[in-house]
Context: one part of a larger RNA
RNA sequence: UGCUUCCCAAGGAACUCGGCAAAAAAGCGAUCGUAACCUCGGAAUAAGGUCUUCCUGAGUGCCGUAAGGCACGAAGGACGCAGCGAAAGUACCCCUGGCGACUGUUUACCAAAAACACAGCUCCCUGCGAACUCGUAAGAGGAUGUAUAGGGGGUGACGCCUGACCAAUGCCAGAAGGUUAAAUAUUGGCCGUCCUCUGAUGGUAACGUUGGAGGGCUGACUGAUAUAAGCCCUGGUGAAUGUCGGCCGUAACUAUAACGGUCCUAAGGUAGCGAAAUUCCUUGUCUGGUAAGUUCAGACGCGCACGAAUGGCGUAACGACUGGGGGACUGUCUCGGGAAGCAGCCCG
Numbered sequence: 001u002g003c004u005u006c007c008c009a010a011g012g013a014a015c016u017c018g019g020c021a022a023a024a025a026a027g028c029g030a031u032c033g034u035a036a037c038c039u040c041g042g043a044a045u046a047a048g049g050u051c052u053u054c055c056u057g058a059g060u061g062c063c064g065u066a067a068g069g070c071a072c073g074a075a076g077g078a079c080g081c082a083g084c085g086a087a088a089g090u091a092c093c094c095c096u097g098g099c100g101a102c103u104g105u106u107u108a109c110c111a112a113a114a115a116c117a118c119a120g121c122u123c124c125c126u127g128c129g130a131a132c133u134c135g136u137a138a139g140a141g142g143a144u145g146u147a148u149a150g151g152g153g154g155u156g157a158c159g160c161c162u163g164a165c166c167a168a169u170g171c172c173a174g175a176a177g178g179u180u181a182a183a184u185a186u187u188g189g190c191c192g193u194c195c196u197c198u199g200a201u202g203g204u205a206a207c208g209u210u211g212g213a214g215g216g217c218u219g220a221c222u223g224a225u226a227u228a229a230g231c232c233c234u235g236g237u238g239a240a241u242g243u244c245g246g247c248c249g250u251a252a253c254u255a256u257a258a259c260g261g262u263c264c265u266a267a268g269g270u271a272g273c274g275a276a277a278u279u280c281c282u283u284g285u286c287u288g289g290u291a292a293g294u295u296c297a298g299a300c301g302c303g304c305a306c307g308a309a310u311g312g313c314g315u316a317a318c319g320a321c322u323g324g325g326g327g328a329c330u331g332u333c334u335c336g337g338g339a340a341g342c343a344g345c346c347c348g
Stems, first nucleotide, its partner, number of pairs: 001343008010334002014332001019329001029051004037042001039157001053078004059072005079083001092327007099319002104116002120155007132141003158314004163244003168241002170237005177232003184226006192217011245263005272306001273303001284300005
C1' cells in the first nucleotide's frame, strides 16, 4: 500500500446520476389486529402490537370400571442485559406515477427490458388430390385432419370504445366499349423458281441481253382481318397500404368567438387523452410536496410534431423493469480513526 473481516463520539443520505454498497428490521411460531382499491379471487404474513425460559398450578376436555394417563390452561412465583437465549436457516416497510395485463421467452460470452410470446379480438385464404410448405420429379408434410378444421397477416387479459375519407396505391367483382403479344387461320403485296405465249435489242443464224401476259409451286419478307389475360374503364373494399386544411371578420369594458364569409380538398382529427417514454420555445403557467424542487404528483391546453386493433383511454393483480416521496437504518458522507488476518515492498 492492497485485499478480506470487524468496531466507532456527534450527526444521519449532508454522499451520489441514483441510498450503489453497507447497515438495520422481521425471523412463514402463537395471539390480537389489518386501509385505500378490487376483476370479490385478492390486496395480506398488508401495516402495527403483545407473547415465547423455568417452577407451582385452580380448573376444563378426552380416554379409562377404577387406579390413573393425555391435552389445554387462569393465576402466582423464580432468574438474567437478553427466554425461537447457541448453530443453521430465514421478507425491510409504506405512499404515489410510467410501461407491460398476468406465469413465461430473449442478445450462449457487455443489454432480461417497456423488447418477444401469450390467452382473447379481428381480417384474408382454403370444399379436400384443400389452401400453404419442401422437392426437378415421384412424393412428403398439412392430416390417417375436413370450415367448431387448416394456413397467413394484424392487435394483444379485462372494461368502455374503435370516428371521417375509396381521390392515390393494393385487393375483390364486372364486362359494353377503347388499347393490346406471339403462334395460328384466312386474304393481299413482293421476291424466287418452272412451263406456255409474246415484245424490244445485238447477231445472217445458232444464241445472248432485257421486258410483258397467263398458269403452277413452296419458302422468305411485308401488310390486312379474326382471336387472350392485362391495362384503360365501371363498381366495391380501412381491424387493406394510407390520409384526416387555410385565410378574414364578428358579442352592452377588455378578452375570446357559439356565429358569418371565402378558398381548397377524397375527407378535413370524432370520443378519449394531452408540456406526455410524444412539448422545440420550456425550468410553460397554477396548485401540492421542501427552508430552498430543471426531477415528481395533480391541473390548465397555443398538441413545434397525441389519437382510436402500426389500436385510444382506463384498470385490480403481477414485475431482479423505470420515475418521485417518506419511515427505519446505517462510515455513503461531514472526516476520518482503530483492530485482526493475508499479500506485496522496505529494514533486520